[in-house]
RNA sequence: GGAGCCGGCCAGACAGUCGCGUCAUCCCGUUUUCUUCGGAAGGCGUGGUGCCGAGGAAAGUCCGGGCUCCACAGGGCACGGUGCCAGGUAACGCCUGGGCGGCGCGAGCCGACGGAAAGUGCAACAGAAAGAUACCGCCAGCUUCGGCUGGUAAGGGUGAAAUGGUGCGGUAAGAGCGCACCGCGAGCCUGGCAACAGGCCGGCACGGCAAACCCCACCGGGAGCAAGGCCAAAUAGGGACCUCAUGACGUUGCCCGCGUCGGGUCCGGGUAGGCUGCUCGAGCGUAUCGGCGACGGUGCGCCUAGAGGAAUGACUGUCCACGACAGAACCCGGCUUACCGGCCGGCUCCGCCA
Numbered sequence: 001g002g003a004g005c006c007g008g009c010c011a012g013a014c015a016g017u018c019g020c021g022u023c024a025u026c027c028c029g030u031u032u033u034c035u036u037c038g039g040a041a042g043g044c045g046u047g048g049u050g051c052c053g054a055g056g057a058a059a060g061u062c063c064g065g066g067c068u069c070c071a072c073a074g075g076g077c078a079c080g081g082u083g084c085c086a087g088g089u090a091a092c093g094c095c096u097g098g099g100c101g102g103c104g105c106g107a108g109c110c111g112a113c114g115g116a117a118a119g120u121g122c123a124a125c126a127g128a129a130a131g132a133u134a135c136c137g138c139c140a141g142c143u144u145c146g147g148c149u150g151g152u153a154a155g156g157g158u159g160a161a162a163u164g165g166u167g168c169g170g171u172a173a174g175a176g177c178g179c180a181c182c183g184c185g186a187g188c189c190u191g192g193c194a195a196c197a198g199g200c201c202g203g204c205a206c207g208g209c210a211a212a213c214c215c216c217a218c219c220g221g222g223a224g225c226a227a228g229g230c231c232a233a234a235u236a237g238g239g240a241c242c243u244c245a246u247g248a249c250g251u252u253g254c255c256c257g258c259g260u261c262g263g264g265u266c267c268g269g270g271u272a273g274g275c276u277g278c279u280c281g282a283g284c285g286u287a288u289c290g291g292c293g294a295c296g297g298u299g300c301g302c303c304u305a306g307a308g309g310a311a312u313g314a315c316u317g318u319c320c321a322c323g324a325c326a327g328a329a330c331c332c333g334g335c336u337u338a339c340c341g342g343c344c345g346g347c348u349c350c351g352c353c354a
Base pairs, nucleotide, nucleotide: 001350002349003348004347005346006345007344008343009342010341012319013318014317015316016315017314018313020053021052023050024049025048026047028045029044030043031042032041033040034039055325059336060335062334063333064332065331066330067224068223069222070221079220080219081218082217083216084098085097086096087095088094099113100111101110102109103108114215115214119213120212121209122208135156136155137152138151139150140149141148142147164182165181166180167179168178169177183204184202185201187200188199189198190197191196228276229275230274231273238267239266240265241264242263243262247261248260249259250258251257283302284301285300286299287298288297289296290295320323
């Protein structure tokens, strides 16, 4: 100097003017309630002042939790989810560390990564054969010379996949039949909490697929702030009591009884509407301690939208690298997706100079 990897951060800056929203406060107007009639408290509106006022993803709504209501004795089955090991966490399908596998020269990156010796099942086409199999070839024996019987998975051919691989020995030809290395293993030892690794031993019995059923381990009740709680009209309907009433109608012609019908008072439920839930929280910053780390403990400091047709904008000036994706709606932790550009830290590889 070039090419990259990982982590963190910013998201035009500053000033002025005007505007918008919540809250606090002051003045005025209006209104409600209470009143000792002086006033007090509250709501609404206008204006003034003050503080604050979107994001790293506020997004997708894909996971996990808080909160709320409903359901629920306990246990099991079914169903769904997760799936190497250990840890972190309120919890997770997230994160950290480790193992294994793959990619990269490397810094690093990627991962449905439990079990195929519980059982069931599947494998199109091709191929002789897809778990019990000999088509060609090779070898042996027999032969009427056409072939037949037997051995053989080393060679050919088919296939996504062919019965451990390579080599040497061996053999009639072959074959873990024997040996070496690699692979494999319900064995043993060592290390590790474990995943797993290393060594020894065993000639290999045991093909693949669980993103097929299944088995194993762990987890899981349902619905969601339009949850839920409080106040509460008009109208209609409900209940209790009183009344008209020695009533009318119905029920068997009559009596009793019962039911229905008008008015009043009270009660309760629900609707419109209003209030609440609503933002101080698994919070943020900083220092320090423990831990490889995720994270946790302690001290100090900070308050950071809370609307309800829904605010966060416009203009001017100066400057620059000329400004991307995008807008809260109960809250929080993640993941994923979108995104102009820039800053900081750590690291790798290549070239050159000393």
A computed fold for a 354-nucleotide RNA from Pseudoluteimonas sp., annotated as Bacterial RNase P class A. The source organism's lineage runs through Bacteria, Pseudomonadota, Gammaproteobacteria, Lysobacterales and Pseudoluteimonas. It matches the Rfam family "Bacterial RNase P class A". Its family is annotated with dimeric ribonuclease P complex, tRNA processing and ribonuclease P activity in the Gene Ontology. It is annotated as a ribozyme. The sequence is in RNAcentral, with records from ENA. Model confidence (mean pLDDT): 76 of 100. A source record names the gene rnpB.